Source information
RNAcentral holds the sequence, with entries from ENA. This is a predicted structure of a 77-nucleotide RNA (transfer RNA) from Clostridia bacterium DCA3.3. Model confidence (mean pLDDT): 80 of 100. It matches the Rfam family "tRNA".

RNA sequence: GCGCCCAUAGCUCAGUUGGAUAGAGUGGCAGACUUCGAAUCUGAAGGUCAGGGGUUCGAAUCCCUUUGGGCGCACCA
Numbered sequence: 001g002c003g004c005c006c007a008u009a010g011c012u013c014a015g016u017u018g019g020a021u022a023g024a025g026u027g028g029c030a031g032a033c034u035u036c037g038a039a040u041c042u043g044a045a046g047g048u049c050a051g052g053g054g055u056u057c058g059a060a061u062c063c064c065u066u067u068g069g070g071c072g073c074a075c076c077a
Base pairs, nucleotide, nucleotide: 001073002072003071004070005069006068007067010026011025012024013023019057029043030042031041032040050066051065052064053063054062
């Protein structure tokens, strides 16, 4: 330098033949239970879906681009 893949909640991930309120587990918080904890149960919170632009009635999802990460190839002594 070229090609491919990935980026979604604090963490691990699902959701990708576009359909409209964006989810799960785990963690943190509050409550119940307990003498107090742990465990268990309940509840609420937590997200500009990496950034920007475009297509569309509608984008996490499609297209372009930038950034970061991973893999392969090439080049180089």